Annotation
Predicted 3D model of a 333-nucleotide part of an RNA (small-subunit ribosomal RNA, central domain) from Amoebidium parasiticum. RNAcentral holds the full RNA, with entries from ENA and SILVA. It matches the Rfam family "Bacterial small subunit ribosomal RNA". The source organism's lineage runs through Eukaryota, Ichthyosporea, Ichthyophonida, Amoebidiaceae and Amoebidium. The prediction has a mean pLDDT of 84. The gene name in the source record is rns.
Context: one part of a larger RNA
């Protein structure tokens, strides 16, 4: 490389728009490209042969021709595919802006005394400068109990108090309209949990780091007492995760049963698009998957190829930094 793969053995890019490139409905013209099939020619290799040449045979290409074959580019039409209008409908989708009550903590005041806290059990802490608890009051900061689900949107990450404003997708049910406009997508560009990095607010609880007390043989740990960075808010940066369904998009087609959301249907039967569970062929080493397949096909990209060395080292590119992408060899088994 070829093969064969890629839920658990290596192995789907974290996720999406999209350019190039690939692939690509139904028909009717013609019928370049190409493919198949014949045919002709010169060589080539094998086999016949003791050897050399011929000569006869076999095979795998090249060239040129032909075809009743097939068939892309093209051109015309078409509607099943995509997409356009109406009409409804769901929903923690996404953005900005004001609102609210529970709680924690602080601080002010009553009341009231001598504890309190903590833990397996203590300590350290706290407390007569009046604490813990109680009852009124502010302040301020960050999350939104019940609703709540095997539930819902969202491309992924994610997303949940209540109201506006703005705005994105998606379904569903009709009729009309365009007339393959579609799919995938190298490179490129956008988004991307926490976390960490610049500034400039915020700081209430929690809490890396640090400091006390225990525990122990030791305790740079578990436990307990504090307690900063950080969590939060605006502007950037980092671009990575068990970013996972460890399962790449996309189309068809394949046997039931049940439950569950949002639409047609008057209501039921039905039926559309989702979510979930149990199984049948079939598939799988196997576990298990099983109409949301890991079944049955097609189509593009993305990735593996023994194990350590190693995601490591050298140059490259981003990055302020931390590190990220990319990514060897040597020796060894």
């Nucleotide at each position: 490389g070829u093969a064969g793969g890629c839920g658990u053995a290596a192995a789907g890019g974290g996720u999406g728009c999209g350019u190039a490139g690939g692939c690509g409905g139904u028909u009717a013209a013609a019928g370049a490209a190409u493919c198949a099939c014949g045919a002709a020619u010169a060589g080539c290799a094998g086999a016949u042969g003791a050897a050399a040449g011929a000569g006869u045979u076999u095979g795998a290409g090249a060239u040129u021709c032909g075809u009743u074959g097939a068939g892309u580019a093209u051109u015309g039409a078409c509607u099943a595919g995509a997409g356009u209008u109406a009409g409804a409908g769901a929903g923690a989708g996404g953005a900005u802006a004001a609102u609210g009550g529970a709680a924690u903590u602080u601080c002010c005041a009553g009341u009231g005394u001598a504890g309190g806290g903590a833990u397996a059990a203590a300590a350290u802490c706290u407390g007569u400068u009046a604490a813990u608890a109680u009852u009124g009051g502010a302040a301020g900061g960050a999350a939104c109990a019940c609703c709540a689900a095997a539930g819902g949107c969202g491309a992924a990450g994610g997303c949940a108090a209540u109201u506006a404003u703005c705005u994105g997708g998606c379904u569903c049910u009709a009729u009309a309209c365009u007339g393959a406009c579609g799919u995938u997508g190298a490179g490129g560009c956008a988004c991307g949990a926490a976390g960490g990095c610049u500034c400039g607010g915020g700081g209430a609880g929690a809490a890396a780091a640090a400091u006390g007390g225990a525990u122990u043989a030791g305790a740079u740990a578990c436990c307990c007492a504090u307690g900063u960075a950080u969590u939060c808010c605006g502007a950037g940066c980092u671009g990575u995760a068990a970013a996972c369904g460890a399962u790449g998009a996309a189309u068809g087609u394949u046997a039931c049963a049940a439950u569950u959301u949002g639409g047609a249907g008057u209501g039921a039967a039905u039926u559309c698009a989702g979510a979930u569970u149990g199984u049948c062929a079939g598939a799988u080493a196997a576990c298990u998957c099983a109409a949301u397949a890991a079944a049955c096909a097609u189509u593009c990209c993305g990735c593996c190829u023994g194990a350590a060395g190693a995601g490591u080292a050298c140059a490259a590119g981003c990055g302020c930094a931390a590190g990220c992408u990319a990514g060897a060899a040597a020796c060894u088994c």